[in-house]
Context: one part of a larger RNA
RNA sequence: GAGUAGCGAUAAAGGGAGUGAAAAGCUCCCUCGCCGAAAGCCCAAGGUUUCCUACGCAACGUUCAUCGGCGUAGGGUGAGUCGGCCCCUAAGGCGAGGCAGAAAUGCGUAGUCGAUGGGAAACAGGUCAAUAUUCCUGUACCGAUUCUAGAUGCGAUGUGGGGACGGAGAAGGUUAGGUCAGCCAACUGUUGGAAUAGUUGGUUUAAGCGUGUAGGCGUGCCCCUUAGGCAAAUCCGGGGGGCUUAGCUGAGGCGUGAUGACGAGGCACUACGGUGCUGAAGUGAUUGAUACCAAGCUUCCAGGAAAAGCCACUAAGCUUCAGUCUAGAAUUGACCGUACCGCAAACCGACACAGGUGGGCAGGAUGAAAAUUCUAAGGCGCUU
Numbered sequence: 001g002a003g004u005a006g007c008g009a010u011a012a013a014g015g016g017a018g019u020g021a022a023a024a025g026c027u028c029c030c031u032c033g034c035c036g037a038a039a040g041c042c043c044a045a046g047g048u049u050u051c052c053u054a055c056g057c058a059a060c061g062u063u064c065a066u067c068g069g070c071g072u073a074g075g076g077u078g079a080g081u082c083g084g085c086c087c088c089u090a091a092g093g094c095g096a097g098g099c100a101g102a103a104a105u106g107c108g109u110a111g112u113c114g115a116u117g118g119g120a121a122a123c124a125g126g127u128c129a130a131u132a133u134u135c136c137u138g139u140a141c142c143g144a145u146u147c148u149a150g151a152u153g154c155g156a157u158g159u160g161g162g163g164a165c166g167g168a169g170a171a172g173g174u175u176a177g178g179u180c181a182g183c184c185a186a187c188u189g190u191u192g193g194a195a196u197a198g199u200u201g202g203u204u205u206a207a208g209c210g211u212g213u214a215g216g217c218g219u220g221c222c223c224c225u226u227a228g229g230c231a232a233a234u235c236c237g238g239g240g241g242g243c244u245u246a247g248c249u250g251a252g253g254c255g256u257g258a259u260g261a262c263g264a265g266g267c268a269c270u271a272c273g274g275u276g277c278u279g280a281a282g283u284g285a286u287u288g289a290u291a292c293c294a295a296g297c298u299u300c301c302a303g304g305a306a307a308a309g310c311c312a313c314u315a316a317g318c319u320u321c322a323g324u325c326u327a328g329a330a331u332u333g334a335c336c337g338u339a340c341c342g343c344a345a346a347c348c349g350a351c352a353c354a355g356g357u358g359g360g361c362a363g364g365a366u367g368a369a370a371a372u373u374c375u376a377a378g379g380c381g382c383u384u
Base pairs, nucleotide, nucleotide: 013031014030015029016028017027018026032381033380034379035378040361041360042359043358046341047340050339051075052074053073054072055071056070060068061067080141081140082337083336084335086119087118088117092113093112094111098107099106100105122139123138124137125136126135142333143332144331145330146329147328148327149326150325151324152323153318154317158313159312160311161310166300167299168298169297172293173292174291177287178286179285180284181283182203183202184201185200186199187198188197204261205260208256209255210254211253215249216248217247220243221242222241223240224239225238226237228236229235262282265278266277267276268275269274301304347356348355363375364374365373
């Protein structure tokens, strides 16, 4: 220079009470304003304690600070079912032998790794200052091992099936959700009317188990035969004959789960933060998805992963055993992640930076709509 520029979106504040040395900014209450396909909620990535509580205010915070993502201390992340690990493979990596090369090394078979994909199983309510599909209550389910009972041809790294898949379009059946009515509870002061009325609030309940519907697919069984499936096969495939329309899949609904839970309100207590007790109604109609049936159906050409789990078949072998199947019971299920932020003051941008950041949820009025404007739940008023 200069007490100058600036103090980082013009969404907005005002009042009262409290705490305190001190209050425009902290806490509580009232009013006002802003977002509401987000400025709300839930995951992934990344961060790594920032979470909660107590005590502090030097520094950090573009001002103040009693406050804080700041300092100090203490506390906090509970799983057979969520995700990983595990089983399986894709692109790709590595690669015994092998090939090439002077070597370093490169390529690559068998194989072995490698998820962003395939593979068993859990829901509702409650609870802490801070975790919950993890704790508790209630009701379930899956795998493995052992035992018991009954039945019995079992057996793989081999063979077959299955898993198993594209784009577009259309119609149908449903549900989530919404709205209205009914029902329940409370209230009805002011001018007038209306208590057969009006206002406000509530009307919620899962997985599992049973039933097997709208719909979709569709023949199934028996007999004979067989140049295929690298050996075998009773399995799969091919051929012939007979009798037949079986069977598979499948949302939702209903029943049960539930004489439970939750529940407006009321009562009692209170350190005003809450705690305990009690507990009404808990039905119907209508609308209605981009969700489910559906990996379905129709159609098109550019013809749209693999492998394992799973099922069947036999080979070697075993055949008093072992093994397999069905039912019941008991035991068992390790390890890792789990706090918090997560369109952001906690991630990537040197900053508490108007930038960037994948997925899911999607109330009401208006409307073709996820546009627009207003609004609910919820969250904020952007640190002078």
The prediction has a mean pLDDT of 84. A computed fold for a 384-nucleotide part of an RNA from a wastewater metagenome, annotated as large-subunit ribosomal RNA, domain III.